[in-house]
Context: one part of a larger RNA
Molecule: small-subunit ribosomal RNA, central domain
Organism: uncultured prokaryote
RNA sequence: CUGGGCGUAAAGCGUAUGUAGGCGGAUCGUUAAGUCGGGGGUGAAAUCCCGAGGCUCAACCUCGGAACUGCCUUCGAUACUGUCUAUCUAGAGAUUUGGAGAGGUGAGUGGAAUUCCUAGUGUAGAGGUGAAAUUCGUAGAUAUUAGGAAGAACACCAUUGGCGAAGGCGGCUCACUGGCCAAAUACUGACGCUGAGGUGCGAAAGCGUGGGGAGCAAACAGGAUUAGAUACCCUGGUAGUCCACGCCGUAAACGAUGAAUGGUAGGUGUUGGGUAGCUUGCUACUCAGUGCCGCAGCUAACGCAUUAAGCAUUCCGCCUGGGGAGUACGGUCGCAAGAUUAAAACUC
Numbered sequence: 001c002u003g004g005g006c007g008u009a010a011a012g013c014g015u016a017u018g019u020a021g022g023c024g025g026a027u028c029g030u031u032a033a034g035u036c037g038g039g040g041g042u043g044a045a046a047u048c049c050c051g052a053g054g055c056u057c058a059a060c061c062u063c064g065g066a067a068c069u070g071c072c073u074u075c076g077a078u079a080c081u082g083u084c085u086a087u088c089u090a091g092a093g094a095u096u097u098g099g100a101g102a103g104g105u106g107a108g109u110g111g112a113a114u115u116c117c118u119a120g121u122g123u124a125g126a127g128g129u130g131a132a133a134u135u136c137g138u139a140g141a142u143a144u145u146a147g148g149a150a151g152a153a154c155a156c157c158a159u160u161g162g163c164g165a166a167g168g169c170g171g172c173u174c175a176c177u178g179g180c181c182a183a184a185u186a187c188u189g190a191c192g193c194u195g196a197g198g199u200g201c202g203a204a205a206g207c208g209u210g211g212g213g214a215g216c217a218a219a220c221a222g223g224a225u226u227a228g229a230u231a232c233c234c235u236g237g238u239a240g241u242c243c244a245c246g247c248c249g250u251a252a253a254c255g256a257u258g259a260a261u262g263g264u265a266g267g268u269g270u271u272g273g274g275u276a277g278c279u280u281g282c283u284a285c286u287c288a289g290u291g292c293c294g295c296a297g298c299u300a301a302c303g304c305a306u307u308a309a310g311c312a313u314u315c316c317g318c319c320u321g322g323g324g325a326g327u328a329c330g331g332u333c334g335c336a337a338g339a340u341u342a343a344a345a346c347u348c
Base pairs, nucleotide, nucleotide: 004319005318006317007302008301012316014201015200016199017198021194022193023192025088026087027086029084031082033081034080035077036076037075038074039073040072041071042070049065050064051063052062053061054060091191092188093187094185095184096183097182098181099180103177104176105175106174107173108172109171110154114150115149116148117147118146119145120144121143125136126135162169163168206247207246208245209244210243211242215241216240220236221235222234223233258315259314260313261312262311266293267292268291269290270289271288272287273286274285275284276283277282278281297304298303321348322347323346330341331340332339333338
């Protein structure tokens, strides 16, 4: 390479967008490139294979045949693929009317809590723990009342609820803005799917500059525990956590399950629409999500099961024994941390 695979054994890029490429709906015609059939030319010899023959046999040699799976050319066939032309509406889009939503960005604003400050009341403790101590407190703490300041997060509602491509998103209001769903349609007419490279987005931590800093809290200090305790527990506490702009580009970035399309028993919840019926709050049907259970089928088993890991098609990514190693070297990117691409010796 072929073959076989990728939920958990090695293996789905974190996610989208999209270039090249690959693949692509229905019908009539056209052409004949692919495809199929016939003919011709060529495919040196030797070799290989088959059949004869010659050296006493064999190796070896000689002769004949086949083969040389290929290329070129010509005449035909036209189902399929391709080309071109015309047409269509089931894919895709569009229009109209509605709908739900923590989707995004910016601005404003609210209450509870925490800490601090000021003042009042009040007096000896308070904190903390398994027990303590460090710590705070007669310079008046803790508790309580009133007022003020600051920053951060939004209790209840709340949910196998919703939205988003993923990361993720939750007080309230406004502005701007993306996507989705349903119903109807007399519009376009395959405009589609996937997607190597490329590009955008991408939790937390981290980095740069400038702000901010209540609470929490790596590092650090102290107190305990302990044989020790560079920990777990306690008292403190700085980066950081927050904001603006710029970088980083990684996660058990998980459904450990790539995207798209078709078709393949059901039952039962729930979210958002719609249609019909009538008893006007239920029933039946239907579309789009989101859960649980379960048949066929699949699976090594566990389990999956119309949200497939079942049956098929298209395209991409990835795997190929363990360690060495996601390392070295080199390249690219980055301010750095490092990221990415990615071996070998050796060893079992």